This is a predicted structure of a 70-nucleotide RNA (Fluoride riboswitch aptamer (crcB RNA motif)) from a Myxococcales bacterium.
Its Rfam family is "Fluoride riboswitch aptamer (crcB RNA motif)". The literature on the family includes a 2012 paper in Science by Baker et al., "Widespread genetic switches and toxicity resistance proteins for fluoride".
[in-house]
């Protein structure tokens, strides 16, 4: 790069695949994390600086981090 099929049994739920279950959405959605200061009449966006966490939820698998051992 070409070709052919499919393209709501779908999509999401703060960092990766999965499997079971829950929950929310219906593509104009749902969803896209937390404090703290700034600024705003308030709230949010926003700006800047800090922090936790590979789950929604439970296992398991990769990934990074700590100790220990051979």
């Nucleotide at each position: 790069a070409c070709u052919a099929c499919u393209g709501a049994a779908g999509g999401c739920g703060g960092u990766g695949g999965a499997g079971u279950c829950c929950g929310c959405c219906g593509a104009c959605a749902a969803g896209c994390g937390c404090c703290a200061c700034g600024a705003u009449c308030c709230u949010g966006c926003c700006g800047c600086g800090g922090c936790c966490g590979a789950u929604g939820a439970c296992u398991c698998c990769u990934a990074c981090g700590g100790g220990g051992c051979u």